The prediction has a mean pLDDT of 79. A computed fold for a 103-nucleotide RNA from an Armatimonadota bacterium, annotated as c-di-GMP-I riboswitch aptamer.

RNA sequence: CUCCGCUCAAGGCAUACCGGUCGCAAGGCCGGGACGCAAAGCCAACGGGUCUUUAAGAGAACUGCUUGAAAUGCAGCUCAAAGAAGAUAGCCAGGCCGCCGGG
Numbered sequence: 001c002u003c004c005g006c007u008c009a010a011g012g013c014a015u016a017c018c019g020g021u022c023g024c025a026a027g028g029c030c031g032g033g034a035c036g037c038a039a040a041g042c043c044a045a046c047g048g049g050u051c052u053u054u055a056a057g058a059g060a061a062c063u064g065c066u067u068g069a070a071a072u073g074c075a076g077c078u079c080a081a082a083g084a085a086g087a088u089a090g091c092c093a094g095g096c097c098g099c100c101g102g103g
Stems, first nucleotide, its partner, number of pairs: 002103004012037002017032006035090001041096003047092002049088006057079003062076004
């Protein structure tokens, strides 16, 4: 310098969940807490994917309102392309730095 990651040693980070807080939301931050991580360290959201909000349109049945009743209409509900805005780096990939051990 490079490849590999069982183990050794020193350590590090912190899922879910809970409390607080910001946000319409996804989600972020702080504290507690550990599922896991050999880069779950740093950069980057203009590599790809996923998520949220808005939303044309569509919809069998159901619910509510309207109606004398029904139909119809409206709303709820379900699906939902493109666009716009936002989120996710512990989804994958990319760049940089790096402990230990072995080749």

Source information:
It was read from a public genome assembly, where an Rfam model found it.